[in-house]
RNA sequence: GGGGAUAUAGCUCAGUUGGUUAGAGCAUCUGCAUCACACGCAGGGGGUCCUCGGUUCGAGUCCGAGUAUCCCCA
Numbered sequence: 001g002g003g004g005a006u007a008u009a010g011c012u013c014a015g016u017u018g019g020u021u022a023g024a025g026c027a028u029c030u031g032c033a034u035c036a037c038a039c040g041c042a043g044g045g046g047g048u049c050c051u052c053g054g055u056u057c058g059a060g061u062c063c064g065a066g067u068a069u070c071c072c073c074a
Base pairs, nucleotide, nucleotide: 001073002072003071004070005069006068007067010026011025012024013023019057028044029043030042031041032040050066051065052064053063054062
C1' cells in the first nucleotide's frame, strides 16, 4: 500500500425482508427472606445503536466517507 471482518447498556452478545416502544444474560441499586452474609424471589435504573453525511414517509438495519481493533496479502 491492497483486501476482509467487527463496532448496540459497565461487561458478553442478540436484533428476522427497513416498520409502530431497542432487547437478553451477567453486573449494579431497592425490597423480601436471614441473627448476619451468600444463594434465592420480586422490582427498578442505566443506550445520541463508533463518528459525519446520504437514500427513504420511516434507518441499529441500506449507501458513501472517516476512526478504532483484529485477520490475510504485499